A computed fold for a 111-nucleotide RNA from an uncultured Anaerolineae bacterium, annotated as Glycine riboswitch aptamer. The sequence was found by an Rfam model in a public genome assembly. Model confidence (mean pLDDT): 79 of 100. It matches the Rfam family "Glycine riboswitch aptamer". Its family is annotated with glycine biosynthetic process in the Gene Ontology. Of the family's consensus pairs, 90% are formed in the model.
RNA sequence: ACCAAUUGCUGGGGAGAGACCCGAAACUACACGAAUUUCGGGCACCGAAGGGGCAAAUCUGGCGAAAUGCCGCUGGAUGAAACUCUCAGGUAAAAGGACCCGGCUCUUGAG
Numbered sequence: 001a002c003c004a005a006u007u008g009c010u011g012g013g014g015a016g017a018g019a020c021c022c023g024a025a026a027c028u029a030c031a032c033g034a035a036u037u038u039c040g041g042g043c044a045c046c047g048a049a050g051g052g053g054c055a056a057a058u059c060u061g062g063c064g065a066a067a068u069g070c071c072g073c074u075g076g077a078u079g080a081a082a083c084u085c086u087c088a089g090g091u092a093a094a095a096g097g098a099c100c101c102g103g104c105u106c107u108u109g110a111g
Base pairs, nucleotide, nucleotide: 003109004108005107008104009103010102011101012100013099018043020042021041022040023039024038025037026036044091045090046089050087051085052084053083057078058077059076060075061074062073063072064071
């Protein structure tokens, strides 16, 4: 040099679920209505910003057996996710988006 992991930036790809219902105001308008925007209330849903939860396993306390060890029961701690919860967020477009690919870069390992 190349390779792998990793930090940051950048370009690209990127799913799911009501353009829901009610009310008020604004705008438009001859008037009504419709559409759009804002605010409030309501039910239904999604899981891939973020966040919460835990399995095996490991460690440890107590008890049992004659007893160290081992074993059994029981309590505690550590302990993952794309699993799960649905707090947050989201349910037309836009924006966002876990994760993946490319470029540059930080650090580490091997070399």